[in-house]
C1' cells in the first nucleotide's frame, strides 16, 4: 500500500428500509423480602463510531472518513 470483514446501552448481543418509544442477558440505582449479606420479585435510568448520499421514510442501502481484525504484497 491493495483486499476483505466489522463498529448498537458500561460489557455482550437481537435487528436484514416503516410495524416501536432501538429489545433481551449481565452489570448500575431505588424499591420489596432477610437480624445482614446474597439471591429472589418489581421498577428505572442507560446505545445505533463521524460526515455525505439515496429514498415519501435509513440502525439497516451507497460513498467517504476514523477505529479494530483477517488475508496478501
Nucleotide at each position: 500500500g491493495g483486499c476483505u470483514c466489522g463498529u448498537u446501552c458500561g460489557u455482550c448481543u437481537a435487528g436484514c428500509g416503516g410495524c416501536c418509544a432501538a429489545g433481551g442477558a449481565u452489570g448500575c440505582c431505588g424499591g420489596u423480602u432477610u437480624u445482614u449479606c446474597a439471591a429472589g420479585c418489581c421498577g428505572g435510568a442507560g446505545a445505533c463510531c463521524g460526515g455525505g448520499g439515496u429514498u415519501c421514510a435509513a440502525c439497516u442501502c451507497c460513498c467517504c472518513g476514523a477505529c479494530g481484525g483477517g488475508c496478501u504484497a

A computed fold for a 73-nucleotide RNA from a Pirellulales bacterium, annotated as transfer RNA. It matches the Rfam family "tRNA". From the family's description: Transfer RNA (tRNA) molecules are approximately 80 nucleotides in length. It is annotated as a transfer RNA. The same sequence occurs in records of 2 taxa. The organism belongs to Pirellulales, within Bacteria.